Background: RNAcentral holds the sequence, with entries from ENA. A computed fold for a 73-nucleotide RNA from Kapaibacterium sp. (SeqCode), annotated as transfer RNA.
RNA sequence: CGCGGGGUAGCGCAAAUGGCAGCGCACGGGACUCAUAAUCCUGAGGUUGGAGGUUCGAAUCCUUCCCCCGCAA
Numbered sequence: 001c002g003c004g005g006g007g008u009a010g011c012g013c014a015a016a017u018g019g020c021a022g023c024g025c026a027c028g029g030g031a032c033u034c035a036u037a038a039u040c041c042u043g044a045g046g047u048u049g050g051a052g053g054u055u056c057g058a059a060u061c062c063u064u065c066c067c068c069c070g071c072a073a
Base pairs, nucleotide, nucleotide: 002071003070004069005068006067007066010025011024012023013022019056027043028042029041030040031039049065050064051063052062053061
């Protein structure tokens, strides 16, 4: 250099065919309890790896670059 897979919240992952960015854990507040755990309610947290393009509309499609894993040489 070539091919394939991946990058989305602190962590692990979703998001049919382009149409409200969500789930679990963790975290903050509250309820329950003598208290803690468990359980329940609730809240915050995102430039969807970067930059362009297409589109009324992009995490999703196209181009290019960066990073991780694998295959071949």
Rfam family: tRNA. Rfam classes the family as a transfer RNA.